[in-house]
RNA sequence: CCUGCGCACCGCUCCGCCGCUCCGCCCGCCUCGUGCGGGCGGGGAGGAAAGUCCGGGCAGCAUAGGGCGCCGUGCUUCCUAACGGGAAGGGGUACCACUGGUGACGGUGGUGCCACAGAGAGUGCCACAGAGAACAGACCGCCGAUCCGCCGCAAGGCGGAGGCAAGGGUGAAAAGGUGGGGUAAGGGCCCACCGCGUCCCGCGUGAGCGGGAUGGCAGGGUGAACCUCACGGGCUGAAAGACCAAAUAGGCCGGGUCCCUGCGCGCAAGCGCGGGAUAAGGGCGGCCCGCCCGAUCCCGGCGGGUAGGUCGAUCGAGGCCGCGCGUGAGCGCGGUCCCAGAUAAAUGGCGGGGACCCACGGGCCGCAAGGUCCGGGGGUACAGGAUCCGGCUUACAGGUGCGCAGGUACU
RNA sequence: GGCCCCGUAGUUCAAUUGGAUAGAAUGACAGAUUCCGGUUCUGUUGGUUCCAGGUUCGAGUCCUGGCGGGGUCA
Numbered sequence: 001c002c003u004g005c006g007c008a009c010c011g012c013u014c015c016g017c018c019g020c021u022c023c024g025c026c027c028g029c030c031u032c033g034u035g036c037g038g039g040c041g042g043g044g045a046g047g048a049a050a051g052u053c054c055g056g057g058c059a060g061c062a063u064a065g066g067g068c069g070c071c072g073u074g075c076u077u078c079c080u081a082a083c084g085g086g087a088a089g090g091g092g093u094a095c096c097a098c099u100g101g102u103g104a105c106g107g108u109g110g111u112g113c114c115a116c117a118g119a120g121a122g123u124g125c126c127a128c129a130g131a132g133a134a135c136a137g138a139c140c141g142c143c144g145a146u147c148c149g150c151c152g153c154a155a156g157g158c159g160g161a162g163g164c165a166a167g168g169g170u171g172a173a174a175a176g177g178u179g180g181g182g183u184a185a186g187g188g189c190c191c192a193c194c195g196c197g198u199c200c201c202g203c204g205u206g207a208g209c210g211g212g213a214u215g216g217c218a219g220g221g222u223g224a225a226c227c228u229c230a231c232g233g234g235c236u237g238a239a240a241g242a243c244c245a246a247a248u249a250g251g252c253c254g255g256g257u258c259c260c261u262g263c264g265c266g267c268a269a270g271c272g273c274g275g276g277a278u279a280a281g282g283g284c285g286g287c288c289c290g291c292c293c294g295a296u297c298c299c300g301g302c303g304g305g306u307a308g309g310u311c312g313a314u315c316g317a318g319g320c321c322g323c324g325c326g327u328g329a330g331c332g333c334g335g336u337c338c339c340a341g342a343u344a345a346a347u348g349g350c351g352g353g354g355a356c357c358c359a360c361g362g363g364c365c366g367c368a369a370g371g372u373c374c375g376g377g378g379g380u381a382c383a384g385g386a387u388c389c390g391g392c393u394u395a396c397a398g399g400u401g402c403g404c405a406g407g408u409a410c411u
Numbered sequence: 412g413g414c415c416c417c418g419u420a421g422u423u424c425a426a427u428u429g430g431a432u433a434g435a436a437u438g439a440c441a442g443a444u445u446c447c448g449g450u451u452c453u454g455u456u457g458g459u460u461c462c463a464g465g466u467u468c469g470a471g472u473c474c475u476g477g478c479g480g481g482g483u484c485a
Base pairs, nucleotide, nucleotide: 001407002406003405004404005403006402007401008400009399010398012354013353014352015351016350017349018348020044021043022042023041024040025039026038027037028036029035046382050393051392053391054390055389056388057387058237059236060235061234070233071232072231073230074229075089076088077087078086079085090116091114092113093112094111095110096109097108098107099106100105117228118227122226123225124222125221126220139168140167141164142163143162146161147160148159149158150157151156176194177193178192179191180190181189195217196215197214198213199212200211201210202209203208241311242310243309244308251302252301253300254299255298256297259276260275261274262273263272264271265270281293282292283291284290318337319336320335321334322333323332324331325330355380356379357378358377360375361374362373363372364371365370412484413483414482415481416480417479418478421437422436423435424434430468438456439455440454441453442452443451461477462476463475464474465473
């Protein structure tokens, strides 16, 4: 310097003019209010604010306890408020390099990936092909030692009963593998090794790892099929929810009016004070007495609630710095800072300069790749709060730093 | 702002418990019939099963992420 992987970070900037929103102070105005207008000062989007995929805070409703059902998660330990997130570790797998072995296969290092509990509980499914696909299976093939038949003097040959899962073939998958012994041919039939299961011992918090003994080998795959086991989950979601509260309509309560008449005031409509009547309608009741209610309209009050407004709602599992603990995620202590709160929704526009990137033209250097200077041109992404926070995922012009591994060149 | 559902030829729809070449109608094109057109008949064509990855022997179907469309709630 290049390539790969991992981690962390930035993600345009400056000036002028005109604007937006929130807060504080001051001034002015009148309709006197959390009003309107103006001035000054201060704050004003992100690493993903996005998708709404998980988890939590918070709120309302429900809820004795437990079980069933439903949904989710799934190697271990840890972190955390919690998680399907993260850290560290274990195991598996693919590729590369080196390496041991006749071989099956193993060892070391690097990189990538893993939804990685259970298929020694049960059930389902496994098309086509193939002889056989789950209590395996003789299609081709091998043998025919034993037994039967025939031939032969005999050795033996032919045919059959039958034996064989080693070879071929089918398939995604065919009942351990390699090497040898043995056999009529074969087969864990026997032996050694490799793999696997069970038991014991040791190490480890654990997943597991190492060693030893033992079994000749259980018996296919599929759990992102039903299911089993373990753990977790009550439901809803800021349009949650709480408070204040017009106009109109409707509800409830109280009073008046709904009959006659006197006096006073007034032009009148009517109002005020006083006296009288208890009729008409409805309910209770067989009827009477009695008791109660009462249309419309007017006045006053109450309550629910709409528009509208306020809170929720921006100080928080908060940011930054330092120290300590921890392999790490992270935790603890101390110091310091206050950093958007809008509600149809505020960050913008114009002009100029700078920075970075891209291709082009020209000059210089260089064998070349390329470097450097000048010139004019183009570009500067993805995207924007809407209750808040922790994650994940996805999008993103361009750029920076660190670590690990490999390669190349020079000193 | 929250929640739910869907995506298969140009169009409208199928595809059994995941099973092999993804079908049907219609459209388009060509031919036959007709004087010509239509109708009718025959043949042909047409698929990134929205995209990417995974599970599986095997994926339109199962799982994860993304993209697009629709519905609903004061």
Two RNAs folded together computationally: RNase P RNA and transfer RNA, 485 nucleotides in total.
Model confidence (mean pLDDT): 76 of 100.
It holds a member of the Rfam family "Bacterial RNase P class A". Rfam's curators write: Ribonuclease P (RNase P) is a ubiquitous endoribonuclease, found in archaea, bacteria and eukarya as well as chloroplasts and mitochondria. By type it is a ribozyme.